[in-house]
RNA sequence: UUCAGAAAAAGGCAAACCCACCGAAAGGUGGCGACGCAAAGUCUCCGGUCUACCGGGCCACCUGGCCCCAGGAUAGCGGGACCGCCGGA
Numbered sequence: 001u002u003c004a005g006a007a008a009a010a011g012g013c014a015a016a017c018c019c020a021c022c023g024a025a026a027g028g029u030g031g032c033g034a035c036g037c038a039a040a041g042u043c044u045c046c047g048g049u050c051u052a053c054c055g056g057g058c059c060a061c062c063u064g065g066c067c068c069c070a071g072g073a074u075a076g077c078g079g080g081a082c083c084g085c086c087g088g089a
Stems, first nucleotide, its partner, number of pairs: 002089002005086001012037002018031005035076001041082003045079003048074003055068005
């Protein structure tokens, strides 16, 4: 430096539920808690998925309903980029 993660050590992260806060929502942050994770470390570049405040369209007409839209979200959906622990070959 490259490859793969069988056994092991040191340690790391933390799903769901519940609580508080933020957000229109998806979701996020903190606490609690461990389903899992060898990158479950970082980044939305590509694809997917979720949401639809604003905006646009249609219908209705007293303020509503439906549809479209990412500039929002997801890195614990996959790919990619960058960086990294342990032992092995």
Molecule: c-di-GMP-I riboswitch aptamer
Organism: Thioalkalivibrio sp. XN8